[in-house]
A computed fold for a 178-nucleotide RNA from a Eubacteriaceae bacterium, annotated as Lysine riboswitch aptamer. Its mean pLDDT, the model's own confidence on a scale to 100, is 78. Its Rfam family is "Lysine riboswitch aptamer". From the family's description: Riboswitches are metabolite binding domains within certain messenger RNAs that serve as precision sensors for their corresponding targets. Its family is annotated with lysine biosynthetic process in the Gene Ontology.

RNA sequence: UGUACGAAUAGAGGCGCGAAGCUUAUCAGUAGCCCGGGAAAGCCGCUCAAAAGGCGUUAUAUCCCGAAGCGAAAGGAAACUUCGCCGAAAUGCCGCCGGUUUUGAGCAAAGCGGUGUUGGGCGCCGGGAAAAUAUCUCGUCGACUGUCACAUAUUGUAUGUGGAGCGCUAUCGUCCGG
Numbered sequence: 001u002g003u004a005c006g007a008a009u010a011g012a013g014g015c016g017c018g019a020a021g022c023u024u025a026u027c028a029g030u031a032g033c034c035c036g037g038g039a040a041a042g043c044c045g046c047u048c049a050a051a052a053g054g055c056g057u058u059a060u061a062u063c064c065c066g067a068a069g070c071g072a073a074a075g076g077a078a079a080c081u082u083c084g085c086c087g088a089a090a091u092g093c094c095g096c097c098g099g100u101u102u103u104g105a106g107c108a109a110a111g112c113g114g115u116g117u118u119g120g121g122c123g124c125c126g127g128g129a130a131a132a133u134a135u136c137u138c139g140u141c142g143a144c145u146g147u148c149a150c151a152u153a154u155u156g157u158a159u160g161u162g163g164a165g166c167g168c169u170a171u172c173g174u175c176c177g178g
Base pairs, nucleotide, nucleotide: 001177002176004174005173006172008171009170010169011168014086016085017084018083019082020081021080023078024077032070033069035066036065037064038063039062042055043054044053046106047105048104049103050102051101089118090117091116092115093114094113095112096111099107119145120144122142123141125139126138127137128136129135147163148162149161150160151159152158153157
């Protein structure tokens, strides 16, 4: 000094990713309570069945309707603050676990593991979730941006094409070579 290897260290992309706290709007004049009327022998978990227990059985269980009065919360969202980071993280599939007093069957949310996809944010359109036109997520497409390879040129930049983070940059270490 060059190639290769490294689960050795440190970094970069930017409306960058995620968690927690706090405030605010929305949720919503909704659920529920109260009043009146009707039905009612049953009702109480994410769904179904059974057991235990509780409430109720001719009207204060429960369900439906109506007007007035009172009147939430969770989830989701935004700003700010703090923290952890750059497969950060998200998501598809599979498995485990769940939740109600217990058991059985299924399975929603949350969580964990395996495996695959996605460099990143943004936008149109379409699907799904959600109270929602907020927002999130998935897919196609589009330009933008970072990075590497190749080609060209007016050469530490620009243009074009293509790839992917199992990447890229820098340092360090080891083997081999000059």